[in-house]
Molecule: transfer RNA
Organism: Parcubacteria group bacterium
RNA sequence: CGGGGUGUGGCCCAGUUGGUAGGGCGCAGGGCUGGGGGUCCUGAGAUCGCGGGUUCGAGUCCCGCCACCCCGA
Numbered sequence: 001c002g003g004g005g006u007g008u009g010g011c012c013c014a015g016u017u018g019g020u021a022g023g024g025c026g027c028a029g030g031g032c033u034g035g036g037g038g039u040c041c042u043g044a045g046a047u048c049g050c051g052g053g054u055u056c057g058a059g060u061c062c063c064g065c066c067a068c069c070c071c072g073a
Stems, first nucleotide, its partner, number of pairs: 001072007010025004019056001027043006049065005
C1' cells in the first nucleotide's frame, strides 16, 4: 500500500426480506430457606465504533473515516 472480516448494555453473543433492539452472565429488589448456597419472579441498564447520504422509516442499504484481527505485497 491492496484485499477480506469484526465493531450492538458492565462482559459474551443474537438480530432473517429495512418496520421502533432480544438472550445468557452480572447488577438491584422480592419469594422459597433459620441463614448461606441454590432456585424462581420482577426491574434497571445499549439513540447499535464516528460522521454523512437514501428512505415515511436504517443495527440492517450506500459513501467516507477510526480501531482491532487475518491474508498478500